[in-house]
RNA sequence: AGAGCGGGACGGACGGCCGCCGGCGGACGAGGAAUCGUUCGCGGGAGGAAAGUCCGGGCGCCAUAGGACAGGCGGUCGGUAACUCCGACCGGUCGUGAGGCCAGGGAAAGCGCAACAGAAAGCAAACCGCCUGGAGAUUCGUCUCCCGGUAAGGGUGAAACGGUGCGGUAAGAGCGCACCAGCGGUCGGGGAGACCCGAUCGGCUAGGCAAGCCCCGCCCGGCGCGAGAUCGAGCAGAGGAGACGGCCUUCGCCACGUGCGAAGGCCACGGUCUGGUCCGGGCCGUUCGAUCCUCGGGUAGAUCGCUGGAGGCGGCGAGAAAUCGUCGUCCUAGAGAAAUGGUCGUCGCUCGCUUAGGCGAGAACAGAACCCGGCUUACAGUCCCGCUCUCGCC
Repeated sequence: AGAGCGGGACGGACGGCCGCCGGCGGACGAGGAAUCGUUCGCGGGAGGAAAGUCCGGGCGCCAUAGGACAGGCGGUCGGUAACUCCGACCGGUCGUGAGGCCAGGGAAAGCGCAACAGAAAGCAAACCGCCUGGAGAUUCGUCUCCCGGUAAGGGUGAAACGGUGCGGUAAGAGCGCACCAGCGGUCGGGGAGACCCGAUCGGCUAGGCAAGCCCCGCCCGGCGCGAGAUCGAGCAGAGGAGACGGCCUUCGCCACGUGCGAAGGCCACGGUCUGGUCCGGGCCGUUCGAUCCUCGGGUAGAUCGCUGGAGGCGGCGAGAAAUCGUCGUCCUAGAGAAAUGGUCGUCGCUCGCUUAGGCGAGAACAGAACCCGGCUUACAGUCCCGCUCUCGCC
C1' cells in the first nucleotide's frame, strides 16, 4: 500500500421566531367548595432499532392435587429474575489466516424417504471389463456365441458396503497375513466437565436423513394494561313513605252488578314553579301512585394502574469472559388510539459546477402507548479500537 476479519460509538450542531402535547407556579374571573376558564412565566417532550411481536420475565385477573395430549428445547461449564439469550470451552465443518457456521441427544429399537444419472440405492448390484469350461469359425494372431465365476479395474452418482502391500486364485475377493484408518469392549493417564491421549482385545466394517414419524431427557396452566382496581350518573329493577277522595258529562266493554275502563269538567288534598310573605295563577298527580327515601348489580363516565427501573454514566474491586459487588452522580414523554412540528440564519457532511471567492442540489431506516431482558429484520453516511493475509521499501 492492497485485500480482509472481529468489535464498539454516532445517527447532524447552535441560535431566533411561530406553533402542538402534557406538567408546575403567578395574576384575573366564575363557584359554597371541589374545581373550571383566560392569560403570563418556567422547565420537559421518540429510537438504535420505538419495528416484527419470535423467545424469556415482572405485573394483573381467572384457574390450579396430579396426569395425559399438543407445543418447545437438546455438547459441557458458567452468567442471569428468566430464556430457545449471553460468555468461555469441547466436538464437527469451511477458510492460507484473522475468524465464520452448526436444532450439536439417539440411525448396532422400529417404520419411512432418497430427484436425476446409473446395470445396481440397502439382509445390494454383472453395463463395460477380467476368467475356467463348452460349441463354432480361423489368414493359427485370435474372434463369435453359450453355461457359469468375479465387486480387483472402468463408468454413473451427493452416496456403490474400509485403504496400501504381500500371499492366494482360472480370474478374483478380509479368502489369509502385515501395517494403517474406523467401530465396540476393557484398562491406564489428563481435565471441573463436554472431551482428549495411550495400551490391549474383538469381529473384520457397521452408509445418509430424526427443522420425517419415532425413542430418550428436560421445560411448559390460560388470557393480556381495551389486563385489572376504586367510585359511579341516567334508564330499568327491588323495598318503604306518600294526598280522603267526592260528584258530574261523553264514549267503550259487559259475566247487566247503578260493575269495569278511557277522556274531560268542578270541589278537596299532595308535590312543584312564580313570589320577601299571604292571596292568586301555572304544571304534575291522588292508592293501577305525582313526589321523596333506601338498596344491590353495574352501563355511560371519572380516577387509579402509569412509569424511578432486574435504569444510565463514571471510579474502584472480583472474574479469562458473560457478569457481579460497592461508591459517586444523573434522571420529570406518559396521552384521547390523535403531541413530539414548521420556518429562518450560521456552521458541519456528501455530490455537481467553478474564474478557487463561491454557487446549486441532497441528507437513511423509521417512529413511543403497561414495563423490562434478549433475538431477528430495516438503515444514507461518519468515526474509533483490536487482529489477519499478500506485496513493496528500510

Bacterial RNase P class A from Lignipirellula cremea, 394 nucleotides, folded computationally. The prediction has a mean pLDDT of 77. Rfam family: Bacterial RNase P class A. The family's RNA type in Rfam is ribozyme. RNAcentral holds the sequence, with entries from ENA. The source organism's lineage runs through Bacteria, Pseudomonadati, Planctomycetia, Pirellulaceae and Lignipirellula. The gene name in the source record is rnpB.